[in-house]
RNA sequence: AGCGAAAGGGCAAACCCGUCGAGAGGCGGGGACGCAAAGCUACGGGUCUGACGCCCGCACGGGCAAGAUCGCCGGGUUACCGAAA
Repeated sequence: AGCGAAAGGGCAAACCCGUCGAGAGGCGGGGACGCAAAGCUACGGGUCUGACGCCCGCACGGGCAAGAUCGCCGGGUUACCGAAA
């Protein structure tokens, strides 16, 4: 570097309660579907929101900015243990 047996552990989906937000969603508590990076990072892509601001439009609406998501994928970065291949 790579791999994931064992051991010690770790995280925590959905849902519920509280709270922040216009919203996606975040935070805290409960709770476990799962995860060998389900640690961190918004760098690339995807997906979601889109109040306020901008553009188009008669209007519903559409688009952009902006925001969110790392448990969507990839990149970057850090990390416990040590069987077999």